[in-house]
RNA sequence: UCCUGACAAGGGCAAACCCGCCGAGAGGCGGGGGCGCAAAGCCACAGACCCGACCGGGAAGACCGAGGGUGGCUGGGUUGCCGGG
Numbered sequence: 001u002c003c004u005g006a007c008a009a010g011g012g013c014a015a016a017c018c019c020g021c022c023g024a025g026a027g028g029c030g031g032g033g034g035c036g037c038a039a040a041g042c043c044a045c046a047g048a049c050c051c052g053a054c055c056g057g058g059a060a061g062a063c064c065g066a067g068g069g070u071g072g073c074u075g076g077g078u079u080g081c082c083g084g085g
Base pairs, nucleotide, nucleotide: 002085003084004083005082012037013036017032018031019030020029021028022027035072041078042077043076045075046074047073048070049069050068051067055065056064057063
């Protein structure tokens, strides 16, 4: 450096749900809590899904767009602990 995750070791993160706060909302942040995760560390480029109050289209509260979100949906990029090869 590359491939890999058996046995470990030190650990790490933290689902659902509850409380508080922010948001129109998806959702986010903090605390509790652990379903799980070898990148469940980070990044919205691609796909997918979710929201879509205000604004634009629309007869319309439908639908579409702009815009927003999800990295624990997938791909990709990037960084990393230990073990084995």